Glycine riboswitch aptamer, 96 nucleotides, folded computationally. Its mean pLDDT, the model's own confidence on a scale to 100, is 78. The sequence was found by an Rfam model in a public genome assembly.
RNA sequence: GAGGUCGCUCUGGAGAAUCUCCCAUGGAGUGCCGAAGGUGCAAGGUGACGGGUGCCCGCCGCCGAAUCUCUCAGGCCAAAGGACAGAGCAGAAAAG
Repeated sequence: GAGGUCGCUCUGGAGAAUCUCCCAUGGAGUGCCGAAGGUGCAAGGUGACGGGUGCCCGCCGCCGAAUCUCUCAGGCCAAAGGACAGAGCAGAAAAG
């Protein structure tokens, strides 16, 4: 020892049921939401094999982002939570 990462505090922060039933601190059902977490993949990259031949093509696999997608998880009055954004505080590791 800048910026960035991780931690804490403060501020802002969307969507969708105050649904139905039951033997009711709970359980079941139906309909919904996407912004904790998680799944999937485009371009591109890469490996094996095959073909043409010297870098292309085909095929099979692997890697591969999101506020996209799925809805596993979570959620559907308010509260809480909340991706993300801004401000502040303190330290750790690494680069230099």